[in-house]
Context: one part of a larger RNA
Order: sequence, then structure tokens, then C1' cells
RNA sequence: ACCUACGAGUUGCCGUGUCCGGCGAGGUUAAGCGGCAUGAUCCGCGCAGCCGGAGCGAAAGCGAGUCUGAAUAGGGCGCGCAGUCGGAUGCGGCAGACGCGAAACCGAGUGAUCUACCCUUGUCCAGGAUGAAGUCCGGGUAACACCGGAUGGAGGUCCGCACCAAUAAGCGUUGAAAAGCUUCUGGAUGAGGUGAGGGUAGGAGUGAAAGGCCAAUCAAACUCGGAGAUAGCUCGUACUCCCCGAAAUGCAUUUAGGUGCAGCCUCGUCGUAUGAUCCGGCAUGAGGUAGAGCGACUGAUAGGAUGCGAGGGCUUCACCGCCUGUCAAGUCCUGACAAACUCCGAAUGCUUGCCGGAAUUAGGCGGGAGUGAGGGCGCGGGUGCUAAGGUCCGCGCCCGAGAGGAGAAGAAUCCUGACCGCCGUCUAAGGCCCCGAAAUGGCGCCUGAGUUAUUCUAACGAGGUCGGUUCCCCGAGACAGCUAGGAUGUUGGCUUGGAAGCAGCCAUUCAUUUAAAGAGUGCGUAACAGCUCACUAGUCGAGGUAGCCGGCAUGGAUAAUAAUCGGGUAUAAGGCGCCUGCCGAAGACGCGGGAUACGAACAGUAUCGGUAGGGGAGCAUUCCAUUUGGCGCCGAAGGCGGCCCGUGAGGUCCGCUGGAGCAUAUGGAAAAGCAAAUGUAGGU
Repeated sequence: ACCUACGAGUUGCCGUGUCCGGCGAGGUUAAGCGGCAUGAUCCGCGCAGCCGGAGCGAAAGCGAGUCUGAAUAGGGCGCGCAGUCGGAUGCGGCAGACGCGAAACCGAGUGAUCUACCCUUGUCCAGGAUGAAGUCCGGGUAACACCGGAUGGAGGUCCGCACCAAUAAGCGUUGAAAAGCUUCUGGAUGAGGUGAGGGUAGGAGUGAAAGGCCAAUCAAACUCGGAGAUAGCUCGUACUCCCCGAAAUGCAUUUAGGUGCAGCCUCGUCGUAUGAUCCGGCAUGAGGUAGAGCGACUGAUAGGAUGCGAGGGCUUCACCGCCUGUCAAGUCCUGACAAACUCCGAAUGCUUGCCGGAAUUAGGCGGGAGUGAGGGCGCGGGUGCUAAGGUCCGCGCCCGAGAGGAGAAGAAUCCUGACCGCCGUCUAAGGCCCCGAAAUGGCGCCUGAGUUAUUCUAACGAGGUCGGUUCCCCGAGACAGCUAGGAUGUUGGCUUGGAAGCAGCCAUUCAUUUAAAGAGUGCGUAACAGCUCACUAGUCGAGGUAGCCGGCAUGGAUAAUAAUCGGGUAUAAGGCGCCUGCCGAAGACGCGGGAUACGAACAGUAUCGGUAGGGGAGCAUUCCAUUUGGCGCCGAAGGCGGCCCGUGAGGUCCGCUGGAGCAUAUGGAAAAGCAAAUGUAGGU
């Protein structure tokens, strides 16, 4: 992992609904007793009790009323509508209460053969080294002290076996071993090692102290019990078909992943209307949003004019006065802003009324729920960075719980809502060169970048190209090219070492000769020179220069394993506009069939996606009662294979196997259906 078997809403009592049955202003017995049977059991007695039959009030009490109250007022609760017992079933309560699952808590016991410490009694420590005190001898002293040599044999002394330990590394790591092996290492006469016997026990022991150890278990051992502890948590929860079908919100919560009430779903029931629901049209009223505006408020605000006032400077003994690269009230002109501004002010939406239309509409009461983590997209906003697949609201759609087609692929984007069948037709989005169904369709223009053809892309740059438009020049010859000129005062003045058109400064940048020629456009020189331009003539001979607007294209253009528009490829099979046809879905239509609802109808019409969930109808298994004067060794159940029937769960039949029981119908009762629970056991 697979297969097989087992494996989870049960039972009792109480309550509350629904359905069925008995009796009915009544209903009903419990324990117990008696009796007949025996198969479940049944029959009778038993009226104690319980529910109903009257309520109201705190009560006295009164009573179809009563309480409050001064009240014959008003108001509250009542007076009409049948209950009760049993059975079945939904749900709630109490119980383990659908199943499995803690970490833990408490009680009573069992443990110190492991290990910690202690007590008693034994035992063990090769060999070597060092050489304390003391003593003796010699020297020495007044005597000591002291010095030397011997002797001596101390020590949590030294080196190092056994023994004990465990520093480092390697190996081992489904091991040889649930802690080992190898080498190195520490202690090795001591606070040493070790044997035997004994002691201390669970909030207790013991601890040279690590929360260590207390039998491979320790921040509270182990065993059994309380015990099915509790688990707002996780997981699992078993056959079929049919109808409907949610929520992820509000309020509250020691509440936030739980729960209560409401909302939304479902089933039953009462309403079938002069209509409370929905849609459309017309009318109606409230409002202060979008927008707009602000010489209409509050506030903010750019430029200019004026300049109350203030600051600064000059002058003055002071006053007066003058000036101003400063600030600035108010007023005027021009311009513009606001969620908490408004002189204004929509569209929608909402209220109400009338008309028309639509539902098995809505609504009341009662039984059962689930939901109370939502998400994406569009629009209106807050927050954030006018960031986020961000976050918080509002309106809508979708996913959730929605299959099918398109989007290469892809919950929520586009199209469209799947009852079943069909090798029929038409379409939607989207497509029609090939992959790949359908146009290598038509007309016009654009693009030359493989731009592009399904990701998006800016500021800015450019004689890309197409279209539009404006001014100007032009046969009195434009624009470009070519030829020639481009001069004189003058090297303008200043400055400067120099400054001559061309470092810089100045300005009546002037005048002269001219067809024209700047006190000079750029290159150049140390400065000149030189080249060139503006400007002019000639040549040439028809359009040209500059700007603005728009289309397509171009640079800007950068991401991590190998690239690519989905691919091939394409100059259209790219872009824009127009036209015709076709393809294309579970859409629509056609044909056949089924179910549900309404309904008298086997006329008809409508409906039939679906998670949580509600409701309905069935299938199968085991046992019991009755039944078929059922089947069976002439072969039951079970097993294997096969046709057939049923919407399905499933069922009949046939063959083989098997070898003794089994079925039909109608009811009843359940240990009543497995794929999942890191499910349990067995097998492979």
C1' cells in the first nucleotide's frame, strides 16, 4: 500500500411539535391482586394519582369575570375555538448521549536488585620517583641559634599498570550495543575503588546542585481506581432517487475560529384580497450629493494697481520734510480652491397616489435548520503612496454552491444557467492560412518596424512616412547646387604685452563706394594672415522654406536553467474603417422520453445546476409474526460467469460450483448499508 472482517445520532425518563389510532366534557390507570394460556403474551380487578373542564389578584377574596382605582372611567390578564391516553417520528432537556483523541487532577497501593546519599562489615590499589618532621654524628655558640653529612619515610606529592573515570577525534547511527568500539586523555594512599547486608518513597526521598537521580520513565516515578475526567479544538461519520435551497451580515457577549437574538433557507398551516409583494408608465413630496459658485457666508488663495499703518535710511536741537529692491490693512483689476464652505443645484434612489401588468407574489402562526473566517470584478468613497492579489464601508454582478463555449493554459473577465437521449437545425462570445471547425472573402487607406499578429510602457529624442492646415518666397526666376563678388574710412573706440570683424568692455554698430557686402556667422593666428557665412550678381528653370494638428511606425526598452506571437509561420495571415458569408456552446429550435407543481384529467401550462441545510419517496441486510396446502439432495444458501429488467439503490433468469437449507406477500423489530477517522485486527 492493497484485500477481508469490524468500525460512529443509541437507550431510558421528562418536555414540546407533527402524523396515526382509541375514547371524548371527559381521558387514563401505577404498584399490586386474580385468572386463562403458554409464542409474543393476554384478560379482568385496582380511580390512589395525573391532565383537561375558569379565571383574576401579592393576598384576603371575588368569579365570566377579576385586578388596579374614588370610579358604574380607562387599562392589564381572562371569558368563543376539546381534551386525554397510546403508538410512530422531528427537536430540546437530564444522563458518557454520534465515535476516537489529550496535556493533566485526585485516591489507594508497588518500587532504592538501576541510580543518589547514609549505616554495618569485608576486600583491592604492579613498579618506579621525590625525600617533610623527628633522630644520630661532625662543625659551631657563653648557652641557644645556625651549618654540613647521615638516618628517617611524611604527602587529598610525582611518573605509571590493575581499577575507576570520560578530554578530543574517528567509527557506529534499520548499530555487535535503546550510549558501544578504537586511539589519545584524567585520577590512580584517597573527599579512592569495590563486594555483601541494611536504611531513606512520590510534592516525598536523595542530591560536592546538573532540576540531577529515584528500575531504558522524572519541573513531580510506576500500577490500579475515580473514568466513558473535560476538550467552545482536530479528524471521521457508511444505500438510492425526487423538490426547494442558504450564509459568511446587524446587535450583544472575559467576546472575537464559540454562543444568544434578529436576518437569509426549508416544511406544515391560515389568508386568495377593495391586495400589504414585484415590474412599467404618469404624477407627488422630502433632500443638499455630483456639478458649480464664492463682489453670498466661513476659511484658504496667485499676479498687478493703490498704500491705512509699521520698519529702515537721510536731515534736524526739535518740529516739519525727503527717500525706499522691506512688511502690509482696506479698496480696485485679473485668476483660482474646500469632507467637516454654500447665493445655487441635478441625474438616480426613496415616500405617497393613480393606471396597467406579473407570480404557487407577499404576509401571519408553528416545526426543522445551516450560516455568523468570505472572496474577485465594476462603480461611489475613506485609509494607504489617487501603492498592493492591501485594508475599511456603500451599490451591483459573479465565484462560493455553476457544469458548457471563448480567453494557449487559468474560482470569480466575456458568452451562457447543464432533467435524459439524438452521427439534426440556428446562433452568442470568439473566430474562419496550417496545427484546428469556418473566407488564403471583397472594397478603401496606413505600416516596412517581423512593428505587429492577446501583457502593459512614460518623459524626452529624430529631414521615418501618410493625411490635414497656416504664414511667407516664386517666370519681375523662388529653394538647393555651381561661377564670381563679399569692398573703403578702419587695425572703429577702450582695454591690453598684443586685441587688426571674431578674449573682454562701449555704442547715434556710423558713414562711403555699391548689384551687394555685419564695425561682422563660424573655423583659425601669439597677433596678423588664411578659410567661410550673412548679403549680391550670373547660371539653372518650377515649385520652395518655416510652423502647427493628426495616423501608423522609430530610439528610449534591462532578470536571472532554452528560446518563441499558443506554435508553425505571415508583408498580411499586421493596423484602421466598411461589407457579405460561414464556423462556433450542455444557449435556442426540432424529434423522442422522464419527473415535479397546478389541475378532475392518462387536456394543458410552467418548471427540473446546486455546497451547508430542510422536505418527500424508495432499495438492500438480520431477526419475529402471519401468509403462499411456496421452493429444495431431480440440489437451498453462498461463490464464479453471462444475458436481461429498473431513473437508481438494486432485481429476476441461465450455466458452472457448492452440499442443506431458503424464499413470496403483508406487517413488526433493529447490533440495519463504509473509502477515508496518521481508524482496529488478520492476510498478502

The part of an RNA shown here (large-subunit ribosomal RNA, domain II) has 684 nucleotides and comes from Phocaeicola sp. Rfam family: Bacterial large subunit ribosomal RNA. Its family is annotated with ribosome and structural constituent of ribosome in the Gene Ontology. The organism belongs to Phocaeicola, within Bacteria.